[in-house]
RNA sequence: AAUUGGGUCCCAUGCGACAGAAACUCUCGAACCGUGUCAGAUCCUGACGGAAGCAGCACUAAGGGAGACCUUCUGGGUGACGUGGGGUUGCCUCGUUUGG
Numbered sequence: 001a002a003u004u005g006g007g008u009c010c011c012a013u014g015c016g017a018c019a020g021a022a023a024c025u026c027u028c029g030a031a032c033c034g035u036g037u038c039a040g041a042u043c044c045u046g047a048c049g050g051a052a053g054c055a056g057c058a059c060u061a062a063g064g065g066a067g068a069c070c071u072u073c074u075g076g077g078u079g080a081c082g083u084g085g086g087g088u089u090g091c092c093u094c095g096u097u098u099g100g
Stems, first nucleotide, its partner, number of pairs: 001097003005093004009086006015079002018075005024067005034059004042051003
C1' cells in the first nucleotide's frame, strides 16, 4: 500500500434492566338519587297479618390511600446485549499478500 472478514452506520426483530400505566392484595369510602337488614315512627286491616321505609349497622360501587413485583401493556440518546438483512464514502481492527 492492497485486500477478505469484523466493528462503527441504517433497517427489522428478540431478550433483559429502567420509567409509567393497568391488573392484584389490604384499607377508606354512598344523608337521598346502591343492595341487605330495617329500631323508632307511618300506612292498610274488624282481627290475623301485611306494606312501604328514615336513622343506624353490614356489604360494596365510582373514587382515594398504602403495598409488593407473580402478570399484562406502553415508552426510548436504556444495554462495551443477541439474531437477520443492508451498506463500503470515511474511520478503527484481526488475518493475508506485496514493497521499502